Predicted 3D model of an 87-nucleotide RNA (c-di-GMP-I riboswitch aptamer) from a Bacillota bacterium. Its mean pLDDT, the model's own confidence on a scale to 100, is 86. The sequence was found by an Rfam model in a public genome assembly.

RNA sequence: CAUCGAUAAAGGCAAACUUAACCGAAAGGUAAGGGCGCAAAACUAUGGGCCUAAAGCUUAAAUUAGCUAUGGUAGCCAGUUGCCGAA
Numbered sequence: 001c002a003u004c005g006a007u008a009a010a011g012g013c014a015a016a017c018u019u020a021a022c023c024g025a026a027a028g029g030u031a032a033g034g035g036c037g038c039a040a041a042a043c044u045a046u047g048g049g050c051c052u053a054a055a056g057c058u059u060a061a062a063u064u065a066g067c068u069a070u071g072g073u074a075g076c077c078a079g080u081u082g083c084c085g086a087a
Base pairs, nucleotide, nucleotide: 004085005084012038013037017033018032019031020030022029023028036075042080043079044078047077048076049073050072051071056067057066058065
């Protein structure tokens, strides 16, 4: 240095849930509490997947049904960067 990840050390993040005269059409997000867990649960949405469908298009008797991201998800995979140093 690389691979790798330990009953190591120093630390870090924060699931579900609750609260909010919060934001949003929704998915979801923001803040506080909380702690399931995570060796990248750090960053990246013009790599792939997944979620939603306001507007739009089509359909319908219907307040019907379908398509679609310009919306989201990085704690789905992935790319990039990084702390420590046992075996």